This is a predicted structure of an 83-nucleotide RNA (c-di-GMP-I riboswitch aptamer) from a Clostridia bacterium. It was read from a public genome assembly, where an Rfam model found it.
[in-house]
RNA sequence: CUCCGAUAAAGGCAAACCAUACCGAAAGGGUGGGACGCAAAGCCACGGGCCCCGAUCAAGAUCGGGGUAGCCGGGUUACCGAA
Numbered sequence: 001c002u003c004c005g006a007u008a009a010a011g012g013c014a015a016a017c018c019a020u021a022c023c024g025a026a027a028g029g030g031u032g033g034g035a036c037g038c039a040a041a042g043c044c045a046c047g048g049g050c051c052c053c054g055a056u057c058a059a060g061a062u063c064g065g066g067g068u069a070g071c072c073g074g075g076u077u078a079c080c081g082a083a
Stems, first nucleotide, its partner, number of pairs: 004081002012038002017033004022029002036070001042076003046073003049068008
């Protein structure tokens, strides 16, 4: 340094749910509480999936826009150091 990840140490994040005279048409997001979990549950919508909206189509579906990084893959950066 790389792989790897311990009932190690120090710290970190935060699902469901609740609140909100916060944003959005919606999906969804922000903030506060909360803690199921997480070794990238840091960051990036590049590929697939899923969700919302619109258009086209007899239908199957296709196309466009938006969202999800805690669905998976990929890219990228990073703390610690037992085996």